This is a predicted structure of a 110-nucleotide RNA (SAM riboswitch aptamer (S box leader)) from Caldinitratiruptor microaerophilus. Its mean pLDDT, the model's own confidence on a scale to 100, is 78. The sequence is in RNAcentral, with records from Rfam. Its Rfam family is "SAM riboswitch aptamer (S box leader)". From the family's description: The SAM riboswitch is found upstream of a number of genes which code for proteins involved in methionine or cysteine biosynthesis in Gram-positive bacteria.
[in-house]
RNA sequence: CUCUUAUCCAGAGCGGCGGAGGGAACUGGCCCGAUGAAGCCCGGCAACCCGCGGCGGAGCGCGCACGCCGCGAAGGUGCCAACUCCACCGGUGACCCCGGGAGAUAAGAG
Numbered sequence: 001c002u003c004u005u006a007u008c009c010a011g012a013g014c015g016g017c018g019g020a021g022g023g024a025a026c027u028g029g030c031c032c033g034a035u036g037a038a039g040c041c042c043g044g045c046a047a048c049c050c051g052c053g054g055c056g057g058a059g060c061g062c063g064c065a066c067g068c069c070g071c072g073a074a075g076g077u078g079c080c081a082a083c084u085c086c087a088c089c090g091g092u093g094a095c096c097c098c099g100g101g102a103g104a105u106a107a108g109a110g
Stems, first nucleotide, its partner, number of pairs: 001110008013042001015041003021032003027087003043080003048076002050072007084102001088100004
């Protein structure tokens, strides 16, 4: 980088350093920011991987893989304004909404 699968309406600081920017990228909008942005540290959230337990499962037993449920949070990621801040395509007169696309994150494969 490509592919597959899952998720994206919840959650997360009155801390320290830092100093003007930030909301991934282009453009437009709309916002956040000296009552301090980014970044770093600490802290936290969550539970994808992970750990433990239970259940299912082919004639029976044990067990692996797998599926579902519950608990946990040491470790690997991720995340900590606003729906993924909004925008694109289809359905609708339009909004909401639904589906898709795009994007993000995780796990796996190449």